[in-house]
Transfer RNA from a Spirochaetota bacterium, 73 nucleotides, folded computationally. Lineage of the source: Bacteria > Pseudomonadati > Spirochaetota. The sequence was found in a public genome assembly. Model confidence (mean pLDDT): 80 of 100. It matches the Rfam family "tRNA". Rfam describes the family as follows. Transfer RNA (tRNA) molecules are approximately 80 nucleotides in length.
RNA sequence: CGCGAGGUGGAGCAGCUGGUAGCUCGUUGGGCUCAUAACCCAAAGGCCGCAGGUUCAAAUCCUGCCCUCGCUA
Repeated sequence: CGCGAGGUGGAGCAGCUGGUAGCUCGUUGGGCUCAUAACCCAAAGGCCGCAGGUUCAAAUCCUGCCCUCGCUA
């Protein structure tokens, strides 16, 4: 330099045939318990790596750039 995969709440992931983002764990509050854990209920927390474009509408499509991992020379 070339090719491929990926970047989504604190962590790990889904959503990628455009329709407004969800799951598990964690955190906080409450319940239960003599108490802790477990269990049950509820809540907070992300506009999706950055910028631009297409569209009524973009995490999703297109372009450029940044970062991580792998392959090849």